[in-house]
Context: one part of a larger RNA
RNA sequence: UGCAGGCAGUGGAUGCCUUGGCAUAGUGUGCCGAAGAAGGACGUACAUAGCCGCGAUAGUCGUCGGGGAGCUGCUAAGAAGCAAUGAGCCGGCGGUGUCCGAAUGGAGGAAUCCCUGCUGGAGUAAUCCAGCGGACCCCGGUGUUACACCGGGGGGGUAAGCCACCGAACUGAAAUAUCUCAGUAAGUGGAGGAAAAGAAAUCGAAUGAGAUUCCCUGAGUAAGCGACGAGCGAAAAGGGAACAGCCUAAACUUGAGGCGCAAGCCUUGAGGGUUGCAGGACUUUCAAUGUAGGAUUGGCAAGGAUAGUCAAAUAGUCUGGAACGUCUGACCAAAGAGGGUGAUAGUCCCGUAGACGAAAUUCAAACCAACCUUAGAAAGACUCCUAAGUACUUUCGGAGACGGCAAACUCCGGGAGGAAGCUGGGCCGACCAUGGUCCAAGGCUAAAUACACACUAUGACCGAUAGUGAACGAGUACCGUGAGGGAAAGGUGAAAAGAAGGGUGAGAGACCCAGUGAAAUAGUACCUGAAACUGCUUGCUAACAAACAGACAGAGUCCGGCCGCAAGGUCAGGAUGAUGUCGUGCCUAUUGAAGAAUGAUCCACCGAGUUAAUACCGACUGCAAGCUUAAGUGAUUGUCAUCACGGAGGCGGAGUGAAAGCGAGCCUGAAUAGGGCGACCAUAGUAGUCAGUAUUAGACCCGAAACCAGACGAUCUAUCCAUGGCCAGGGUGAAGCCCGCCGAAAGGCGGGUGGAAGCCCGCACCAGUGUAUGUUGCAAGAUGCUUGGAUGAGCUGUGGAUAGCGGCAAUAUACCAAUCGAGUCUGGAGCUAGCUGGUUCUCCCCGAAACAUAUCUAGGUAUGGGCUCACGUGAUUGCCUACGGGGGUAGAGCACUGGAUGGGUAUUUUGUGGGUAACCGCAGAUAUCUAAUCAAACUCCGAAUACCGUAAGGUUCAGCGUGGGACUCAGUACGCCAGGGCUAAGCUUGGCGGGCAAAAGGGAAACAUCCCAGAUCAUCGUCUAAGGUCUCUAACUCUCUGUUAAGUGGGAAAGGAAGUCAUUUGCCUAAAACACCCAGGAGGUCGGCUUAGAAGCAGCCAUCCUUGAAAGAAAGCGUAACAGCUCACUGGCCGAGGGAAGUGGCGCCGAAGAUUUACGAGGCUUAAACAGAGGACCGAAGACAUGGCUGCUCCGCAUUUAUGCGGGGCGGGGUAGGGGAGCGUUCUUGUUGCAGUGAAGCUGUGCUGUAAGGCAUGGUGGAGCGGCAAGAAGUGAGAAUGGUGGAAUGAGUAGCGAGAAGCUGGUGAGAAUCCAGUUCGCCGUAUGUCCAAGGGUUCCUGAGCAACGUUCGUCGACUCAGGGUUAGGCGACCCUAAGGUGAGGCCGCAAAGGCGUAGCCGAUGGAUUAUGGGUUAAUAUUCCCAUCCUGUUUGUAGAUCGUUAUGAGUUGGGGCCGGACUUUCUAGGCUAACUUGGGCCUGGUGCUGAAGUUACCGGGUGAAAGCUGGUGAGGUAAUUGUGAUUGGAAAAUCCGUCAUGAUGUUUAACCGAGCCGUGAUGACGACCCUAGUCUUUGACCGGGGAAGUUGAGUGACGCAUGGAAACGAGAAAAUGGUCGCGACCAGAUCUAUAAAUAACCGUACCGAUAACCGACACAGGUGGACGAGUCGAGUAGACUCAGGCGAGC
Repeated sequence: UGCAGGCAGUGGAUGCCUUGGCAUAGUGUGCCGAAGAAGGACGUACAUAGCCGCGAUAGUCGUCGGGGAGCUGCUAAGAAGCAAUGAGCCGGCGGUGUCCGAAUGGAGGAAUCCCUGCUGGAGUAAUCCAGCGGACCCCGGUGUUACACCGGGGGGGUAAGCCACCGAACUGAAAUAUCUCAGUAAGUGGAGGAAAAGAAAUCGAAUGAGAUUCCCUGAGUAAGCGACGAGCGAAAAGGGAACAGCCUAAACUUGAGGCGCAAGCCUUGAGGGUUGCAGGACUUUCAAUGUAGGAUUGGCAAGGAUAGUCAAAUAGUCUGGAACGUCUGACCAAAGAGGGUGAUAGUCCCGUAGACGAAAUUCAAACCAACCUUAGAAAGACUCCUAAGUACUUUCGGAGACGGCAAACUCCGGGAGGAAGCUGGGCCGACCAUGGUCCAAGGCUAAAUACACACUAUGACCGAUAGUGAACGAGUACCGUGAGGGAAAGGUGAAAAGAAGGGUGAGAGACCCAGUGAAAUAGUACCUGAAACUGCUUGCUAACAAACAGACAGAGUCCGGCCGCAAGGUCAGGAUGAUGUCGUGCCUAUUGAAGAAUGAUCCACCGAGUUAAUACCGACUGCAAGCUUAAGUGAUUGUCAUCACGGAGGCGGAGUGAAAGCGAGCCUGAAUAGGGCGACCAUAGUAGUCAGUAUUAGACCCGAAACCAGACGAUCUAUCCAUGGCCAGGGUGAAGCCCGCCGAAAGGCGGGUGGAAGCCCGCACCAGUGUAUGUUGCAAGAUGCUUGGAUGAGCUGUGGAUAGCGGCAAUAUACCAAUCGAGUCUGGAGCUAGCUGGUUCUCCCCGAAACAUAUCUAGGUAUGGGCUCACGUGAUUGCCUACGGGGGUAGAGCACUGGAUGGGUAUUUUGUGGGUAACCGCAGAUAUCUAAUCAAACUCCGAAUACCGUAAGGUUCAGCGUGGGACUCAGUACGCCAGGGCUAAGCUUGGCGGGCAAAAGGGAAACAUCCCAGAUCAUCGUCUAAGGUCUCUAACUCUCUGUUAAGUGGGAAAGGAAGUCAUUUGCCUAAAACACCCAGGAGGUCGGCUUAGAAGCAGCCAUCCUUGAAAGAAAGCGUAACAGCUCACUGGCCGAGGGAAGUGGCGCCGAAGAUUUACGAGGCUUAAACAGAGGACCGAAGACAUGGCUGCUCCGCAUUUAUGCGGGGCGGGGUAGGGGAGCGUUCUUGUUGCAGUGAAGCUGUGCUGUAAGGCAUGGUGGAGCGGCAAGAAGUGAGAAUGGUGGAAUGAGUAGCGAGAAGCUGGUGAGAAUCCAGUUCGCCGUAUGUCCAAGGGUUCCUGAGCAACGUUCGUCGACUCAGGGUUAGGCGACCCUAAGGUGAGGCCGCAAAGGCGUAGCCGAUGGAUUAUGGGUUAAUAUUCCCAUCCUGUUUGUAGAUCGUUAUGAGUUGGGGCCGGACUUUCUAGGCUAACUUGGGCCUGGUGCUGAAGUUACCGGGUGAAAGCUGGUGAGGUAAUUGUGAUUGGAAAAUCCGUCAUGAUGUUUAACCGAGCCGUGAUGACGACCCUAGUCUUUGACCGGGGAAGUUGAGUGACGCAUGGAAACGAGAAAAUGGUCGCGACCAGAUCUAUAAAUAACCGUACCGAUAACCGACACAGGUGGACGAGUCGAGUAGACUCAGGCGAGC
């Protein structure tokens, strides 16, 4: 280290349990709300966070009943109380019932704010408190007609069901448009306990029926509709449930009112009247005084609902912690349903069967009363009436099963026309006739039906990953701006008896004792307590050894059972396992996977062919020429359930034809023919159950991208609207103006002034150029450096507008909340997916296909082919032999057709060359001869196979038919025959074949496809196949004969070679060959030509002769040319074979590669190579042998007749797939059992079955569980990048998020991190200070350290407890902008709704009264001190005006003024602030003996609002009297306009910062002195307390609505002033002063490198104000004040 055992931890499966769910049935009930609902907010208890209850009368109040002893909810303990004077508790009826919500006095960001009338109360009053009122719309009434008052109603909510309006798409049609999905989903309006429908202008064709609704049937129809596709789909009739019918309008009669001269007309009431065989009115006659009915109201009331009451019967024994168990013996039962009680209870408790019961409220049959309705019959007459923009026609649409169709008015609607009226009218599926039937154009109507809730009951429903999302403080926590989304989480024990006390420890839910208990390994991280995973321990094993991790064999070590006294023996006993042999996981997808193709980290649990209807087929069961009921009805039962009725209807019993029809026949036809379909021979169906399959439904499960509907979003971002804010500093220097010069002028030039500009440089600010880093980041877009714009088309805050079939867009397919070629959420919805993945126990039998045809078809499907099962048929099958056939392939051939050659001949033929010509030559054409040829689409010929046949023989056991069920349509390598290609491909396409696929075994080293061979199981048996026999490695280093020398064998071609063996042919050779050696190899001649030269040997021509044994006018080398050296050729020497050419065998060269040399390796040479011959052996899951299992079949026997036993024969590889038989799980029924002497579950061990499995037993566990026979299913997991939970690995690894710390002391169990001190460092237009938004207690104090804090922690923005926010003056409150809302109003050919006046809301703007100091642990313009200011009321004093009007004043609503506004540039005076010189105060140091008006250094030298009177830079050009008035929507004394005066621009008037004074004899104040406290070199706290001045420089804000210039021409309303008008009204106003009053809300803290937005204590983002010094132009930059920090390893 591995394996195994033991003991633990972790974890929460399993078993058991159930408080919670789910489903069904029965009964009952069914709307709530302005009398304020549903739903909430906030409160409410002695103490109270949550739930529940309740509402300021708040854990409750009154009363009437029930009930009868305890009670103050869940919820313990405590405290304090209540209760026989009847509590708590249950029920009925009442009371109270804050605030929001339709929300309703007005407003509003729901649970808040604000106003007002009346009544009552407190106060002199302002003011405050309580109660009741105050919205809008509709209807009615009264009065006025603006409106007011009175009385009713409406509004909003509501799960499903109902009616109506509006109305998709995915989808299906294998595409798609009509069609379908579907009038579905969604949206909208409305009503009710039900709704809707409803008493025929109906249905229909019978001997007719007689409102509606619902169920069954008709019927998935021989009805029909339909790209006649997909699909859609009636009605009548029949059987049932339930039953119910009525009222108007009109004619006619009549009353009242109004109008009219009148006739008469209008309005309204009463009577009358209500239908089709027409009826009614009208006329005449007869009849009744009561009949019948009700859906109306009231009463009485059986009975019920809402609390309750009574209710039988057991003792002992044993075990045990406990008896409800065992055993023994009793009892009750109209009660043996069920639950509880310390285990399983008829007799212990609650209940149960059966009886009984209501003061109050409520439902209610029957009954009673009232009320209402109801009167008929006949005849006559033919005068009147009987529903009008209606019926109907046409056109355009919609609905009805009916898609415009031959389409019917069957019904509805828009447009245009438009009747008749009883002698009438509608309908009867085009239309017409005849016949029939009904009476429209007005209305009402219960029940049977749908749904939900409550209660009760039930369950072959679930049992904590199940069942509701929710068994538990769940629509909670949490996520999202929002619509919306949405969890996890049960169990101690019988009883808390929940561990007193002790010890260890800083402490703790830690540990050790003790104690309780049956049990504590039941200790609140609590029943059982599996697995993954993690430890400790024991046995064996491992340090020369690789590898699917096992199988088989197996030494050693350790241990056990049995036998034995022991030694020892024994046991197909246990653990381990040296060593050997063999051996590439699983699944899926594939022609083919160990594959380096898919999927899985591991474990546990969950996780996929179901259900319904219909159809086909099969098996079984009942009945059978018949079978069968449906809805429904009745009965019965303790329960589950069951029985009877019901024949409506269905299938079958007869066919045929398009049909009428006919019928054992019918049709066709002229036919008695023929033919087609039947009948007969030979009738079987039908209903149910189960299995298989199909169709329709989500249809085996998971999975889209998308489409449509309705909502939610502009806190991000785009654009726009309103209102505010911001932009250091520097530079350039336009126009204009001034001056000078020139010019007659126009104009020009120069200087100055001036300050324009989508100008320049450059901070803030905005942007995002390049690059680097970062890339599990600091960050889901950042950081460093760098860069662009920076007075503009600039940037920015707050509030608002635009919405998805859309918006917005200086267009980028950009942006619209981290989402954009069409947002997000929810719904249609389980969309669809010819696609991918997954699909769970066992055994037995058989067993494919990757092909044809068709296909918007090619990875899909259909039919056929191939498989299987059942039934039928019964040799009809395959093979071999024999016999009989036809053929036109291979081959061959050239006879045809066509291609392609050599040679000859002929034609005086064609062209051409030569020749005077004859003629000759060359090339071709045609014909022919000859020779040799080629062909898939040539054949004079022509096989082998194959194919067809047979009354034959042998062998085999198939074949065929019908029906049920499939799968298969990607194939693949090899051999052969062919096409394509290059006679390339592990290429491609066919055919034939055997394989693989779906086939294991042996061989080929290894190797789906090749060779051998087809695995039912076992055997340490035998024989063989392919292939082998030196070793690895089973089997002859076997025998004989050759070959090879190359390690050829053990990779390869053209080509090459005296390799070698065998063989063939011809030549030389004793007349001496071949080879070596010796010698010769000469002369003419240096041949001629050429050449500078050319002599054998540059080149051209010729290539002869001589000598000789032989010798080229030369085969090479060589020279400038010669020379020189060889060769051919000859002689000598030597003495026997030697050359040459070819064929065959085996070798050689040709021959360069990547981990290893490489035949599998070692190694092999007369072999262990190659060739030939021979013998022996090995070798497989083959064959044989022996013994089992099993299928089919045959035979025999037996019986329980469908099985058993025995025997024979033939079989048993298997993917897709078909068929058969079983195992196990949960629940149910029946039956039979087990269990505290220990069930299930869990965990070991043993036994057993062919398998799924089963049984026994030890331990644990502590209450349920089995067997058998049947039944029903949420019934079996290893894979789905599956779901949930747990645990590993990576790994003690990455990381710990900008940055400076060191030391000393303290505290503490513990200190790098806390506190204190000190040194050092950092920021300092911030890392300082103050606001707004946002957050919401984070603030302060005390106590803590589990978790949170990226380490630590004594600390904290963490946990616990307590405390803390004080306002007439600050803000809000007042006013209005964009915009929103919106009384009336307008628009809307659906509704929802849209627009909008007045008004209201709405700040980012307007208006508006307080300052300084002190104080707390934590607040301060809020408290305190001091000094001020504003509104209102009352009083006092004074002044003025007024009192019945020519009217003071108040108030309402108006007029007018004012409020009141741009940008840029800019002058002046002044102040804050800062700096600085002097002075003053003060501290220190130096000098000095000391003193010191000394020298030096440091600190301080500050100060509000308000008020009075002065002063005051400057600004404005106006102020004012009188008169007039066609304007200001009426009026005006106001404004405007006009006229005329006065004052004024040097001085009045108005505005105006500042200054002086006061406020201030106060307060503050460096520093010093001092009491006290503490953690004592110090800090805190109390008291006292100096100076508190004068120059200079820079210089904001403000003065200010300043001035100048420019063009883009620059809010509104209120507060305020003033003038009429209306109303009220007798007192009022002003000044001064005193007193009173001024409510409600906000106020803590952060405001950011930790409190905001970014998931975080996140290098990002976030508006405004102040912002010191030195250097500097500067808010740049650098360094520093004040102040703040040292960054949580």
The part of an RNA shown here (large-subunit ribosomal RNA, half A) has 1689 nucleotides and comes from Microgenomates group bacterium RBG_16_45_19. Its mean pLDDT, the model's own confidence on a scale to 100, is 82. The RNAcentral record of the full RNA draws on SILVA. The source organism's lineage runs through Bacteria and Bacteria candidate phyla.